[in-house]
Molecule: c-di-AMP riboswitch aptamer (ydaO/yuaA leader)
Organism: Syntrophomonas sp. UBA4911
Order: sequence, then C1' cells, then structure tokens
RNA sequence: UAUUUUUUUUCGCUGAAUCUGUUGGGGUAAACAGAGCGGAGGAACCAUUUUUUGGGGUGAAUCAAUGAUGCAUUGAAGGGCUACCCUUAAGCCCUAACCCGUCAGCUAACUUCGUAAGCGCAUGUAAGGGAGGGA
Repeated sequence: UAUUUUUUUUCGCUGAAUCUGUUGGGGUAAACAGAGCGGAGGAACCAUUUUUUGGGGUGAAUCAAUGAUGCAUUGAAGGGCUACCCUUAAGCCCUAACCCGUCAGCUAACUUCGUAAGCGCAUGUAAGGGAGGGA
C1' cells in the first nucleotide's frame, strides 16, 4: 500500500414499530404510564343478495400461462432502494410469512390491540428544482 474476515461505534434501509417519564438497577435489560404512529371490531344511510366450492384479517407480497408441479420459469399488476429533500430518467431488487376459527361489508359514538423483527454500506448513478451550509 492492497485484499479478505471479524468486532465496535456512527450512519443508513425495510417496517406502524419512535419519543418522554416513573420504578428498578453497578450499567443494561425489564415493568408500568403517556404522547406519536399503525391495526381490528362496531349504527343509520348505502351496498351485497350469499352462505364447505367455507369465510375473513395483517402485509406490496396477487393473478395468469407453461413445466420436470409443496418447486421452477416467463409475463402482468403491486412494492422497495439508489445517503439533504422532491420529481424524472437509468439501474438494481422483492413479490413472503403469519393469524382468526364457522364468524366480521361500509360505519359516527364507542370498544380494543400492536409499538416487533431483520438487514446494509463507506462518501455512495445522472439531470432539474428546492432547502441548508461554507468561502
């Protein structure tokens, strides 16, 4: 100096999953409460007429065709990232998993639940506009 691997911190990404306070405590963790964010149930009106061909919910994660069929490929629809933000272009990816338990359309009041988990790189493609900062 270069490459690879590991750990820590900062930072960043998917996601609702963040912040504050109290208790506890060596410090964390944890518990409780609140705010914020997200979801479910639930009138009238409206809608649906449709119930084993079960039905429904969270979520972007559905559908179609083909095949060697618990899987794979292709396509359409849907979703994410590209490091100050937005838009566009271009590029790269995902298209899972879980739950309720025969039952739920919408839905004001009201009731109720969650606030996890996982991952990544080293100044990060370009143009336009904006913001901020420096000289």